[in-house]
């Protein structure tokens, strides 16, 4: 960084430092020295993979410890891996973005 899927009107801030500038792009309209972005500290928030538990599907196909069990669905629990705390991804727009999953 490429390409695929999923999902983006729901939630969630306080400090210290620092000191203009933030909202991805363009166009509007916000936010900001009553402190913007940035880093650090805590602390929420949500559940996308991961875990763990009910249930459920298991024709096939494929692993394995081969009458079974994993794999798939569904829902609860957790909160170890991302993410995330203005405004609907603020808004319109665009073969546009962001995030997370597996992959080459």
């Nucleotide at each position: 960084g490429u390409g695929u899927c999923a999902u983006c009107a729901a939630g969630a801030g306080c400090g210290a430092c620092u000191g203009a500038g933030g909202g991805a792009c363009g166009g509007g309209c916000c936010c900001g020295u009553c402190g913007a972005a940035g880093u650090c500290g805590c602390g929420a928030c949500a559940a996308c993979c991961a875990g763990u538990g009910u249930g459920g599907a298991u024709u096939a196909c494929g692993a394995g410890u081969u009458u079974c069990u994993c794999g798939c669905c569904a829902c609860a629990c957790c909160a170890g891996g991302u993410g995330c705390c203005a405004a609907a991804g603020c808004c319109c727009g665009a073969a546009c973005g962001a995030u997370g999953a597996a992959a080459a």